[in-house]
Context: one part of a larger RNA
RNA sequence: GGAUAAACGCUGGCGGCGUGCCUUAUGCAUGCAAGUCGAACGAUCCGCCGCAAGGCGGAUAGUGGCAGACGGGUGAGUAAUACGUAAGUGACCUAUCCCUGAGUGGGGAAUAACCCCGGGAAACUGGGGCUAAUUCCGCAUGACACGCUGAGAGUGAUAUUUUGGCGUCAAAGCCGCAAGGCGCUUGGGGUUGGGCGUGCGUCCUAUCAGGUAGUUGGUAGGGUAAUGGCCUACCAAGCCGAUGACGGGUAGCUGGUCUGAGAGGAUGUCCAGCCACACUGGGACUGAGAUACGGCCCAGACUCCUACGGGAGGCAGCAGCAAGGAAUUUUGCGCAAUGGGCGAAAGCCUGACGCAGCAACGCCGCGUGGGUGAAGAAGGCCUUCGGGUCGUAAAGCCCUUUUGUUGGGGAAGAAGUUCUGACGGUACCCAACGAAUAAGCCUCGGCUAACUACGUCCAGCAGCCGCGGUAAUACGUAGGAGGCGAGCGUUAUCC
Numbered sequence: 001g002g003a004u005a006a007a008c009g010c011u012g013g014c015g016g017c018g019u020g021c022c023u024u025a026u027g028c029a030u031g032c033a034a035g036u037c038g039a040a041c042g043a044u045c046c047g048c049c050g051c052a053a054g055g056c057g058g059a060u061a062g063u064g065g066c067a068g069a070c071g072g073g074u075g076a077g078u079a080a081u082a083c084g085u086a087a088g089u090g091a092c093c094u095a096u097c098c099c100u101g102a103g104u105g106g107g108g109a110a111u112a113a114c115c116c117c118g119g120g121a122a123a124c125u126g127g128g129g130c131u132a133a134u135u136c137c138g139c140a141u142g143a144c145a146c147g148c149u150g151a152g153a154g155u156g157a158u159a160u161u162u163u164g165g166c167g168u169c170a171a172a173g174c175c176g177c178a179a180g181g182c183g184c185u186u187g188g189g190g191u192u193g194g195g196c197g198u199g200c201g202u203c204c205u206a207u208c209a210g211g212u213a214g215u216u217g218g219u220a221g222g223g224u225a226a227u228g229g230c231c232u233a234c235c236a237a238g239c240c241g242a243u244g245a246c247g248g249g250u251a252g253c254u255g256g257u258c259u260g261a262g263a264g265g266a267u268g269u270c271c272a273g274c275c276a277c278a279c280u281g282g283g284a285c286u287g288a289g290a291u292a293c294g295g296c297c298c299a300g301a302c303u304c305c306u307a308c309g310g311g312a313g314g315c316a317g318c319a320g321c322a323a324g325g326a327a328u329u330u331u332g333c334g335c336a337a338u339g340g341g342c343g344a345a346a347g348c349c350u351g352a353c354g355c356a357g358c359a360a361c362g363c364c365g366c367g368u369g370g371g372u373g374a375a376g377a378a379g380g381c382c383u384u385c386g387g388g389u390c391g392u393a394a395a396g397c398c399c400u401u402u403u404g405u406u407g408g409g410g411a412a413g414a415a416g417u418u419c420u421g422a423c424g425g426u427a428c429c430c431a432a433c434g435a436a437u438a439a440g441c442c443u444c445g446g447c448u449a450a451c452u453a454c455g456u457c458c459a460g461c462a463g464c465c466g467c468g469g470u471a472a473u474a475c476g477u478a479g480g481a482g483g484c485g486a487g488c489g490u491u492a493u494c495c
Stems, first nucleotide, its partner, number of pairs: 001495004006491005013366006019359002021324001026322003030319003035066003040063002043060007073277003082202005088196002092194002097190008105139001107137003114129006145168009173182003203249003210240003215237008252274004256267004279300005302313004330356001332355003338352001339350004369399004379390004404433006413423001440484005445465003451479005460467002
């Protein structure tokens, strides 16, 4: 000098764009943050029409489906089960979506809702009875699918492929007058997303030198979507290590960011990719997919309710509260846009997101006026008392209106010829008014741009050298000057 997720002191006019708990991964009141589908299903209720039968429309607790594995948060752990990069998978999976082949026949059963009886303070729950389905279970059919097996082609290899034999496995309906549409089952291909393994790279420490028994390898089996000591039995005695094993400390990694001419050094906040975690520890279930944040079970700590028998909870989601701290915002508006879930759609949900609010926290831009004006006014300060200086500075005169206030008009953002805008009567435009509403902070001994007076034997200053004990350009005040300017200084950290 540059930089910062900064803080503190003094000061503070406006706008745009960003950023905003770095500390206790501490504890949390309250509200909201994941639902949706009646065109899967039975049932109940409501409205309208109707004498009625019935018709039309709407709502919903439950069964069922899809979604809740995304989106959002945090950085505790992790030095390698991670990340980055490169290639591998002849060892693998992939709901939805796209292309394509075939099929969708015929039966049965249970259960919630509901009704009845009961237990409990509650959370909730037991028994009996009835019922539906795209719920569940058989049967049929079924292959280029899967399993076993034979022969051939083929490969370095277990890929791939041709042709046989035996066996096994499927389905669901709904809407529509209809045509048809949406589904369902089973194959093949694709897309997307992942799993696994490999090479190389990734901090400090030797005042850590030896470490290791599922340890290293093999055989067989189990398990998995899949390879593998991943697990088990048996067998062998290996495997790693000064090219730093093992141990200890620290740490999420990267694209990037800051600095630097570069090499390098430092760093990883916002945004983006990956990983890990969700009160602490453990576990599985469901599912195409699970670290399952707002799922389940067990244990623990803590908090709350209780009729003392027993229950409920998890903000490292958005706001907000307490505590901690030098320090970090509103319990706001809207689904109008973009995106996501569900739905045939209308639509519903969405603290993702879009906006607004607060904070000079940062960057950028603008303003606080322009011209003229010498009796160099008054006043301040200094003075050798002549004067010098603040100083064209002010006043005065002539202008302008960025900004400001008031009034008028008023968007784009809407994709979808109609309708739909939170922001917002915002941005922007026009008019009127009036210099009007708007300047400070630090420094002035040398480094380092800028000097005098007074006070002060102290009070004080200070980044280094060092100033202050009677003339202090170094302390304090004043005048003047220098620097930067809605900021200016200080502190902290990095280069």
Predicted 3D model of a 495-nucleotide part of an RNA (small-subunit ribosomal RNA, 5' domain) from a metagenome. The full RNA is in RNAcentral, with records from SILVA. Rfam family: Bacterial small subunit ribosomal RNA.